RNA sequence: UCGAUAUCUCGAGUGAACGAGAGACCUGGCUCUAUGACUUCACAGCAACCUGCUUCGGCAAGGUGCUACUUCCAGCAAGGCAGUUUGCCUUGGCCGAUAUGA
Numbered sequence: 001u002c003g004a005u006a007u008c009u010c011g012a013g014u015g016a017a018c019g020a021g022a023g024a025c026c027u028g029g030c031u032c033u034a035u036g037a038c039u040u041c042a043c044a045g046c047a048a049c050c051u052g053c054u055u056c057g058g059c060a061a062g063g064u065g066c067u068a069c070u071u072c073c074a075g076c077a078a079g080g081c082a083g084u085u086u087g088c089c090u091u092g093g094c095c096g097a098u099a100u101g102a
């Protein structure tokens, strides 16, 4: 980078450094943030995709991953409810993330 498969409302934070934006992109909303966010590092933890072992029930934790908000929510399509504008709900899709594979 690509395409396929699986998962994505569970779970798990402290310290230090830096110093202004951040929650992927666009629009709108909502939220986090000088009581220091985001990021980086250290340590700790969560989970169990790959991996190892197995009495095939599971166990361990080596390689990844993750540790605000549902992938923070919506945008597109279908259906439903209420309605004056319009709002709400459900399902799917789109986009994206992670693992495995090539």
Stems, first nucleotide, its partner, number of pairs: 001102002004100005013043005021032003026075004044067003049063002051060003076092007
This is a predicted structure of a 102-nucleotide RNA (SAM riboswitch aptamer (S box leader)) from Exiguobacterium chiriqhucha RW-2. The sequence is in RNAcentral, with records from Rfam.